[in-house]
């Protein structure tokens, strides 16, 4: 150089084209003499960037950037 994968809350993951779930952490309650753990609510996402298709993209489609392979 050429190929193939990934990118989504702090992290780790879900989703097979219809307003983004789950787990832990985080915050407040309960709870205890206190911390912890339980248990109960809360709050957090321009989905990597620009464009394209589509009535509607996280999802499909092109370049790009990063990271991790595989070949030379």
């Nucleotide at each position: 150089u050429g190929u193939g994968g990934u990118g989504u809350a702090g992290u780790g993951u879900a989703a097979u084209g219809g307003c983004a779930a789950c787990a832990u952490a985080c915050c407040a309650g309960u709870c205890u003499c206190a911390u912890g753990a339980u248990c109960u609510g809360g709050a957090g996402a321009a989905a990597u960037g620009a464009g394209g298709u589509u009535c509607g993209a996280u999802u499909c489609c092109u370049c790009a950037c990063a990271c991790c392979g595989c070949c030379u």